[in-house]
């Protein structure tokens, strides 16, 4: 200096004027309530998505037995918990820093692998070799070429994402793990390292077609349901309304036994739509120390940070900041300044994001 990898932070600032919401203090008042003055506070890194996990609230849960449905899926640790985070292992990508993984099981079963290709749980398109018959030629005990039938082959070539493991040698009519040596995979066994997933090494065995479970399935572990429009209180008002069809030989609690509850549908009609709580002090935030590779934990100190409800943060002006373009270039002019607004709260994940600052690491070039 160029190109990359991986983290962190900010994301407009200041002033003036007018205007919002809530709280505290004081004063006035017509004290239900309202007005004025002063003081402090007032949207996010994602508030989005509603994908996970919880706190909280209500409902269900009587005993025995049997299911169904859903979720997760390598190992260890963290956490209130998780499908999250940290650290590892295996596989894969990259020169590298690093990144990705829907990562238990294909020897329980079933299904699928299009097209191409001869053939995808199976085989012969091209081809190789041997034997017989016919024809032609020649250098005539023989050899060469062409055609037909038979038997053998899967080593060579082709197709494909994938085709009976690879290289070499022997063997064979030609071939083939047919045999052997060295490898790869698989099975059995022993040793070592590690908490573990796994890794490394030795021995024996010619055992030697695959993929796919983000296909059904099998295995292991976990799981009641609904959600702040949850739920509770107060006030006010009415009609505990009328009629009809089924129904105790019925409806219902997943199924069975026991036990328990009383229902389903249709038509007409009436009241309420108000206020308060929940509603913000939390598995909360910041800093130091200690322990830990880390996520994080513990001790100590400091801080309080919106609670709206037809739904609060706005408007104008000026200066500054940043980006882009142009110019008469220490300056001037013009344009622009992202994604985007809490509604019970928290831990995550995912998605969107103008621009700026910055730590560490990798590769290339140049110079010293």
């Nucleotide at each position: 200096u160029a190109a990359g990898g991986u983290g962190g932070c900010c994301g407009g600032g200041u002033g003036a004027c007018c205007g919002c919401c809530g709280c505290c203090u004081c004063g006035c008042u017509u004290u239900g309530g309202g007005c004025g003055a002063g003081g402090g506070g007032g949207a996010g890194g994602a508030a989005a998505g509603u994908c996970c996990g919880a706190g909280c609230u209500c409902c269900g849960c009587c005993g025995g037995g049997c299911a169904a449905g859903g979720g997760u899926g390598c190992u260890g640790g963290g956490u209130a918990a998780c499908a999250c985070c940290c650290a590892g292992g295996a596989g894969g990508g990259g020169c590298g820093a690093c990144c990705c993984u829907a990562c238990g099981g294909a020897a329980a079963g079933u299904a699928c692998c299009a097209c191409a290709g001869a053939a995808a749980c199976a085989u012969a398109c091209c081809g190789g070799c041997c034997c017989c018959c016919c024809c032609g030629c020649c250098u005539u005990g023989g050899g060469c070429g062409g055609g037909g039938a038979g038997a053998c082959c899967a080593a060579g070539g082709g197709u494909g994402a994938a085709a009976u493991g690879g290289u070499g040698a022997g063997g064979u009519a030609a071939g083939a793990g047919c045999u052997c040596a060295c490898c790869g995979g698989c099975g059995c066994u022993c040793c070592g390292a590690g908490u573990g997933a796994u890794c490394g090494g030795g021995g024996c065995g010619g055992c030697u077609g695959g993929g796919c479970a983000a296909a059904c399935c099998c295995c292991a572990c976990c799981c009641g349901g609904a959600g702040c429009a949850a739920g509770g209180c107060c006030a006010a008002a009415u009609a505990g309304g009328a009629g009809g069809a089924c129904g105790a030989u019925a409806g219902g609690c997943g199924c069975c036994c026991g036990g328990c509850c009383u229902g389903u549908c249709c038509u007409c009609g009436g009241g309420u739509u108000g206020g308060c709580c929940g509603c913000u002090g939390g598995a909360c935030c910041c800093c130091c120390a200690u322990g830990g590779u880390a996520a994080c934990a513990u001790c100590g100190g400091g801080g309080c940070u919106a609670g709206a409800u037809g739904g609060a943060u706005g408007g104008u002006c000026a200066c500054c900041g940043c980006u882009c373009g142009c110019c008469u270039c220490a300056g001037g002019c013009g344009a622009g300044c992202a994604c985007a607004g809490a509604a019970c709260u928290c831990g995550g994940c995912u998605u969107a994001u103008a621009g700026g600052c910055u730590g560490c690491c990798u590769u290339g070039g140049c110079u010293c």